[in-house]
Molecule: c-di-GMP-I riboswitch aptamer
Organism: Gammaproteobacteria bacterium
RNA sequence: GACUGUAAAGGGCAAACCCGUCGCAAGGCGGGGACGCAAAGCCACCGGUCGGGGUCUGCGCCAGGGCAUGGGCCAUACGCGGGCAACGACGGCGGGGUUACCAGG
Numbered sequence: 001g002a003c004u005g006u007a008a009a010g011g012g013c014a015a016a017c018c019c020g021u022c023g024c025a026a027g028g029c030g031g032g033g034a035c036g037c038a039a040a041g042c043c044a045c046c047g048g049u050c051g052g053g054g055u056c057u058g059c060g061c062c063a064g065g066g067c068a069u070g071g072g073c074c075a076u077a078c079g080c081g082g083g084c085a086a087c088g089a090c091g092g093c094g095g096g097g098u099u100a101c102c103a104g105g
Base pairs, nucleotide, nucleotide: 003104004103005102012037013036017032018031019030020029021028022027035092041098042097043096045095046094047093048090049089050088051087054084055083056082057081058080059079060078065074066073067072
């Protein structure tokens, strides 16, 4: 220096949940709290997941509008589902980059 992480020593971080706060939201920050973690330190480069809006499309559709009069059709608003791209978030989803304590062969 690289690799490995069983045991030991010194320790470190902090899930869910609760309180406060920022954000439309996902989520972030602070305090409490520990499910766990050998990088659960740092970084949004790749993939993935999540969020709010945009757009396309399918189905539905109380009410209102237009056409027509065999009571039917059309579009809008609204509700649900699916696709697409961008933006935002997630480092405790995976990959990758980078820094690092102890010990071992």